About this RNA:
This is a predicted structure of a 151-nucleotide RNA (FMN riboswitch aptamer (RFN element)) from Dictyobacter vulcani. It was read from a public genome assembly, where an Rfam model found it. The coordinates come from a structure-prediction model, not an experiment, and the mean pLDDT is 82.
[in-house]
RNA sequence: GAUUGUCUUCGGGGCAGGGUGAGGAAAUGGCUGAGUCUAUUUCCAAUUCCCGAUCGGCGGUAAAGCCCGCGACCUUUUGUAGCGAGAGCUACAUUGGUGGACCUGGGGAAGUUCCAGGGCCGACGGUAUAGUCCGGAUGGAGAAGACAAGA
Numbered sequence: 001g002a003u004u005g006u007c008u009u010c011g012g013g014g015c016a017g018g019g020u021g022a023g024g025a026a027a028u029g030g031c032u033g034a035g036u037c038u039a040u041u042u043c044c045a046a047u048u049c050c051c052g053a054u055c056g057g058c059g060g061u062a063a064a065g066c067c068c069g070c071g072a073c074c075u076u077u078u079g080u081a082g083c084g085a086g087a088g089c090u091a092c093a094u095u096g097g098u099g100g101a102c103c104u105g106g107g108g109a110a111g112u113u114c115c116a117g118g119g120c121c122g123a124c125g126g127u128a129u130a131g132u133c134c135g136g137a138u139g140g141a142g143a144a145g146a147c148a149a150g151a
Stems, first nucleotide, its partner, number of pairs: 003149008015052001017051003023044008053132002055122002057070004065120002074097002078093006102118005124135003
């Protein structure tokens, strides 16, 4: 000491404070042949609706939620293994597809990344309609380290 293998650990953040009340429960009264009807009061009730608040994975690069790429979700092809009477289902690998959002000015050699200003985006399932709650996810891109071999 290129590189190779094995193992360990880490690896996604965010609704403060208000408003409304779809609905639900209880009590009392009224009406009726009979309530699953009706009125009033009290309590519970969307972190999802409204106001407002707040968050930003990984690699690249002049420092990035919004550029390029990756990952997750969804989906196609092929293979292997397991389950099943079968249709098919599950897991892993592989091969494609899809995958949200940015402008202006400034200085600078160089920036859609910095500074200033103004904007925009956020999968799927659950649930009163979700970037923020719960779930797949102790997942994952990747990061750090240890050990062994070693041109």